[in-house]
RNA sequence: GUGGAGAAACAAGCGCCAGGACUCAGGGGCUGCGGCUGCUGAGUUGACGAGGUGGAGGAGCAUCGAAAGAUUCGGCGGAUGCCUCCCAGCGGGUGGGUCUGCUGUGACGUGGCUGCUGAAAAACGGCAGGUGACUGCCGAACAAAGGCCCACGAACCCACGG
Numbered sequence: 001g002u003g004g005a006g007a008a009a010c011a012a013g014c015g016c017c018a019g020g021a022c023u024c025a026g027g028g029g030c031u032g033c034g035g036c037u038g039c040u041g042a043g044u045u046g047a048c049g050a051g052g053u054g055g056a057g058g059a060g061c062a063u064c065g066a067a068a069g070a071u072u073c074g075g076c077g078g079a080u081g082c083c084u085c086c087c088a089g090c091g092g093g094u095g096g097g098u099c100u101g102c103u104g105u106g107a108c109g110u111g112g113c114u115g116c117u118g119a120a121a122a123a124c125g126g127c128a129g130g131u132g133a134c135u136g137c138c139g140a141a142c143a144a145a146g147g148c149c150c151a152c153g154a155a156c157c158c159a160c161g162g
Stems, first nucleotide, its partner, number of pairs: 014077004019073001020045007028037003048065003054086005087104006093160006108153005115148003124139006
């Protein structure tokens, strides 16, 4: 490197479920016969995408909007966010040093907005699975942050250039 067999893994706005809510089955209690209530067992649900990872350590409700208006409730674990240090770089005219801000294929801050880039779910329509709660697939649509872009501003020392 090739071939064969088996196991594990496939997730990072991610995973999980001891509460709650809901379904089915079994057997109870109450009833004004409509139903209500609680037990056991088996299940369902439990965050929709965008953006986001240099290394080590730390603390922990870690950015942005969409939907809904009853649960996207409640909780557990994790996490690319945050803080400190380190590494390599980017901006502050060039080289070196200090400082400061920033980036981890991208790189200084502030402001701006007509533009460019830019989603999934829900809802609607259809199909499929399940006794059911519910789940999966297909179709067309709609954000914000961010990025692009524009304007203004960006320390000190030595040497150099203008």
A computed fold for a 162-nucleotide RNA from a Bacillota bacterium, annotated as glmS glucosamine-6-phosphate activated ribozyme aptamer. The model forms 89% of the base pairs in the Rfam consensus. Rfam family: glmS glucosamine-6-phosphate activated ribozyme aptamer. By type it is a riboswitch. It was read from a public genome assembly, where an Rfam model found it.